[in-house]
RNA sequence: AAAGCAGAUCGGAUGAUCGCGGGUCGCGUUUGCGGCCUGAGGAAAGUCCGAGCUCCACAGGGCAGGGUGCUGGAUAACGUCCAGGCAGGGUGACCUGACGGAAAGUGCCACAGAAAAUACACCGCCCUGGCUUCUUCUGCCAGGGUAAGGGUGAAAAGGCGAGGUAAGAGCUCACCGCGAUCCAGGUGACUGGGUCGGCACGGCAAACCCCACCCGGAGCAAGACCAAAUAGGGGAGGAGAGGUGGCCCGCCUCGUUUGACUUCCGGGUAGGUCGCUUGAGGUGCGGGGCAACUCGCAUCCCAGACAGAUGAUCAUCGGAGGGAUGGCUGAGCCACCCCUCUACAGAACUCGGCUUAUAGAUUUGCUUUGGCG
Numbered sequence: 001a002a003a004g005c006a007g008a009u010c011g012g013a014u015g016a017u018c019g020c021g022g023g024u025c026g027c028g029u030u031u032g033c034g035g036c037c038u039g040a041g042g043a044a045a046g047u048c049c050g051a052g053c054u055c056c057a058c059a060g061g062g063c064a065g066g067g068u069g070c071u072g073g074a075u076a077a078c079g080u081c082c083a084g085g086c087a088g089g090g091u092g093a094c095c096u097g098a099c100g101g102a103a104a105g106u107g108c109c110a111c112a113g114a115a116a117a118u119a120c121a122c123c124g125c126c127c128u129g130g131c132u133u134c135u136u137c138u139g140c141c142a143g144g145g146u147a148a149g150g151g152u153g154a155a156a157a158g159g160c161g162a163g164g165u166a167a168g169a170g171c172u173c174a175c176c177g178c179g180a181u182c183c184a185g186g187u188g189a190c191u192g193g194g195u196c197g198g199c200a201c202g203g204c205a206a207a208c209c210c211c212a213c214c215c216g217g218a219g220c221a222a223g224a225c226c227a228a229a230u231a232g233g234g235g236a237g238g239a240g241a242g243g244u245g246g247c248c249c250g251c252c253u254c255g256u257u258u259g260a261c262u263u264c265c266g267g268g269u270a271g272g273u274c275g276c277u278u279g280a281g282g283u284g285c286g287g288g289g290c291a292a293c294u295c296g297c298a299u300c301c302c303a304g305a306c307a308g309a310u311g312a313u314c315a316u317c318g319g320a321g322g323g324a325u326g327g328c329u330g331a332g333c334c335a336c337c338c339c340u341c342u343a344c345a346g347a348a349c350u351c352g353g354c355u356u357a358u359a360g361a362u363u364u365g366c367u368u369u370g371g372c373g
Stems, first nucleotide, its partner, number of pairs: 001369010012317007020039008041344001045355002048353005053219004060253004065215005070084005085099001086097004100210002105208002107204003122150002124146008158176002161173003177199001178197008223274004233265005245257003281300008318342006325335004
């Protein structure tokens, strides 16, 4: 200097004029006026997970159903996060993992290929006999042996090297792999090593399934209260407290309650208040921990709208891109002027995550390459 990897912060600023929402104080009181404070996000988006909260409900057990899936931690919890292990990718910093079980069972592996798991030999290789041939070679036929070589494929009777064989084959040997067993290290997933055994029956569970752990349901349009209005409307079913029915997304059981309840037709209202923002909260300092995070002290209050506020105009500056001029020895830098642009995007009960979108600016650590000293 270039190219990368992993993070963090900001994502416009200032002034003037006018206009909005909330809180609080004062005045005025018919809806008002004035002062002070305050008023969108890193994702507010998606609604993919988890909760707080509300109701069913005082509420248990089981089945079905759903979720997660290496180990140890963090957390209110999670399918999230942190740290590790193993596997794979990358020169590397780092990244990814739908990461339990294929000997409990069932199922699938298209096409190609001889053959796709009790795995039938296509091309081949070797031996014996016969025919052809003067003999040999070559070619053909029959029998026997073979799965090392070639071909097909995502995958083909462990891999590689040597020996051996008629030719071959774990047939034999060394190493690797696999299985059994023992020792050491580690909380653990696992790692390292020793001994024995020629040892075979591939893959797929993001196929059904098995195993381990976890899980009530519905949701702020939850729910509570007030006011008003209508027709305190009409029909059907319906048990006798041991029973029926109701109360969870479905089933059984337990529990509880019971003229509750179920169903059909018709009518009225859809207005207001609360829920609604002090919270698993923010910030600063210190302690513990590799970290995620946690503990202590101090300090702060930072939207609560409801056809739905947080804005509009002007000026200057900031940032990005382009152009012209001038200066400097040069790559390039500096000065000045002009033009254009300034991302994604908008609370609606709240919070912890994940995912997606994002012009640009600042910055931290690490890796590789080249050059100079």